[in-house]
Formats: sequence, C1' cells, structure tokens
RNA sequence: AUCCGAUAAUGGCAAACCAGAUGAAAAUCUGGGACGCAAAGCUACAGGGCCUUCCUUCACAUUGAAGUGGCAGCCAGCUACCGAA
Repeated sequence: AUCCGAUAAUGGCAAACCAGAUGAAAAUCUGGGACGCAAAGCUACAGGGCCUUCCUUCACAUUGAAGUGGCAGCCAGCUACCGAA
C1' cells in the first nucleotide's frame, strides 16, 4: 500500500411511517422518526437495470415503443475516515 472489516475509537447517513411543500406521476425537498448502512459519500444521454406517462413522435388502438422525468438504499464506476484479526 492492497485486500479485508471488531459487540474497537471518533464521527456520519437515515428505510418504512407521519406532517408540510413541489410535481401529471415516478419521485424530490424540509421537519419528525430509525429499518438498516463500512462507502447508505459522489456520478443518471455517452455502462447495465428499474420506475413514471402530463406532454411530443411513431405504431396504431386503448395499449406498445421512443423521447421526457426520476431512482446511486439494485448492480456498476470514481473517491475516502479508522485499524483488531
């Protein structure tokens, strides 16, 4: 230094749910709240995947595909604190 990850230390984040706000929706933000997390830090046309359908286009017939919008707490990529075995 890499891999690795303690019932170690110092700290951190915050699922569901509730209230308020935005949005067509997915979802996001703020406050409360903790299921969990050793990257639950960052990255969303230019890796894969998943979700949305107000609007647009195409197929066309009530749906589908693409655009669009979103998810990093799905995998992935990048970076990083601590140091027992």
A computed fold for an 85-nucleotide RNA, annotated as c-di-GMP-I riboswitch aptamer. It was read from a public genome assembly, where an Rfam model found it. Its Rfam family is "c-di-GMP-I riboswitch aptamer". About the family: GEMM was predicted in a large-scale screen for bacterial structured RNA regulatory elements. The prediction has a mean pLDDT of 84.